This is a predicted structure of a 71-nucleotide RNA (transfer RNA) from a Candidatus Adlerbacteria bacterium. It was read from a public genome assembly. The prediction has a mean pLDDT of 83. Rfam family: tRNA. Rfam describes the family as follows. Transfer RNA (tRNA) molecules are approximately 80 nucleotides in length. By type it is a transfer RNA.
[in-house]
RNA sequence: GCGGAUAUGGUUUAGUGGUAGAACACCUCCUUGCCAAGGAGGAGACGGGAGUUCGAUUCUCCCUAUCCGCA
Numbered sequence: 001g002c003g004g005a006u007a008u009g010g011u012u013u014a015g016u017g018g019u020a021g022a023a024c025a026c027c028u029c030c031u032u033g034c035c036a037a038g039g040a041g042g043a044g045a046c047g048g049g050a051g052u053u054c055g056a057u058u059c060u061c062c063c064u065a066u067c068c069g070c071a
Base pairs, nucleotide, nucleotide: 001070002069003068004067005066006065007064010024011023012022013021018054026042027041028040029039030038047063048062049061050060051059
């Protein structure tokens, strides 16, 4: 330099055009003499930009980061 893959709450991940889900973690409450365990509830996310579309996490292009391969 060229090609490919991946990027979603704090972490691990599902979802692939039509309301963004789960687990763990965090916060509040209940239970308990306290802790742990258990139960109920809550906050928090689509790497950045542009395009297509009535509508984009999803499709296209560019950029960024990581990984892999070729040279």